[in-house]
Molecule: transfer RNA
Organism: Candidatus Omnitrophota bacterium
């Protein structure tokens, strides 16, 4: 150098044919239980503005198509594989 797969909150990791981005789990707060833990039950948890409703951004980085992109072009940057 060519070829192929991948990169999604704090972690694992779903997203079906392009249609509410983060299902599920685990962490984590919060509360119940308890003499107190543990274990279990509930309820909550991405981020930024606001008093509030609400509005804005967030799939690795840029660009492009579309009314609509994690998905589909294109460009690149790690990562693993293969081949040379």
């Nucleotide at each position: 150098g060519c070829c192929g797969a991948g990169a999604u909150g704090g972690u694992g990791g779903a997203a079906c044919u392009g249609g509410c981005a983060g299902a599920c789990a685990c962490g984590c707060g919060g509360u119940c239980c308890u003499c107190a833990g543990a274990a279990g039950g509930c309820c909550g948890u991405g981020g930024g503005c606001g008093a509030a409703a609400g509005c804005c951004c967030a799939u690795c980085g840029g660009g492009g198509u579309u009314c609509a992109a994690a998905u589909c072009c294109c460009c690149g940057u790690c990562u693993c594989g293969g081949c040379a």